[in-house]
RNA sequence: GCCAGCAUCAUCUAGUGGCUAGGAUACCUGAUUCUCAAUCAGGCAACGCGGGUUCGAGUCCCGCUGCUGGCU
Numbered sequence: 001g002c003c004a005g006c007a008u009c010a011u012c013u014a015g016u017g018g019c020u021a022g023g024a025u026a027c028c029u030g031a032u033u034c035u036c037a038a039u040c041a042g043g044c045a046a047c048g049c050g051g052g053u054u055c056g057a058g059u060c061c062c063g064c065u066g067c068u069g070g071c072u
Base pairs, nucleotide, nucleotide: 001071002070003069004068005067006066007065010025011024012023013022018055027043028042029041030040031039048064049063050062051061052060
């Protein structure tokens, strides 16, 4: 330099056009316990950036950025 793939809560991830963007772990609060752990209840928190298509985009298209792999 060329080609391909990926990018969603702090972390791991689900989501094939209409979801209030879901789950697990972590964290916070409460219950339970002499205390801690475990358990139970509740809470916090996300679509990399910029355009386009569409009545409607996390999802489709283009560009950028970053990461990964392959070729040279």
This is a predicted structure of a 72-nucleotide RNA (transfer RNA) from a Candidatus Uhrbacteria bacterium. NCBI's taxonomy places the organism under Bacteria, Bacteria candidate phyla, Candidatus Uhriibacteriota. Its Rfam family is "tRNA". By type it is a transfer RNA.